Notes: A computed fold for a 147-nucleotide part of an RNA from a Dehalococcoidia bacterium, annotated as small-subunit ribosomal RNA, 3' minor domain.
Context: one part of a larger RNA
RNA sequence: CACCGCCCGUCAAGUCAUGGAAGUAGAAAACACCUGAAGUCGUUGGGCUAACCCUUUGGGGAAGCAGACGCCUAAGGUGGGUUUUAUGACUGGGACUAAGUCGUAACAAGGUAGCUGUAGCGGAAGCUGCGGCUGGAUCACCUCCUU
Numbered sequence: 001c002a003c004c005g006c007c008c009g010u011c012a013a014g015u016c017a018u019g020g021a022a023g024u025a026g027a028a029a030a031c032a033c034c035u036g037a038a039g040u041c042g043u044u045g046g047g048c049u050a051a052c053c054c055u056u057u058g059g060g061g062a063a064g065c066a067g068a069c070g071c072c073u074a075a076g077g078u079g080g081g082u083u084u085u086a087u088g089a090c091u092g093g094g095a096c097u098a099a100g101u102c103g104u105a106a107c108a109a110g111g112u113a114g115c116u117g118u119a120g121c122g123g124a125a126g127c128u129g130c131g132g133c134u135g136g137a138u139c140a141c142c143u144c145c146u147u
Base pairs, nucleotide, nucleotide: 003110005107008103009102011100013097014096015095016094018092019091020090023087024086025085026084027083028082031079032078033077034076039072041070042069043068044067047065048064049063052061053060054059113134114133115132116131117130118129119128120127121126
């Protein structure tokens, strides 16, 4: 490059990340139940034992050992939940991308002034109703300031 300007939204194409989603596959920390090694501790200890005590020398007591049972418990199994990761047909919008489609909403009084809260409606920008604002042009009047 100055209205042959600028510019808005739907739709179509491509790329990227992301939300939802029947589910699918894992991970983590707990919880409940089942099973439960080794070991400490407790109960028992009819089998066994050199030390200590008694003894009529046969043995008895004390202490202890094996064994049995129990509490705790590593690991393992089962279960329903919690958190989290990846993935998931389909689906929602978002961002970006010289020259796609449809219209023309905004910027001049942008051709219905614009904006705004709310409600309804519409391919889309949007339109309509009610209320509010001037960050509205034009015309007229009033007040003030300057000349």
Its mean pLDDT, the model's own confidence on a scale to 100, is 81. It was read from a public genome assembly.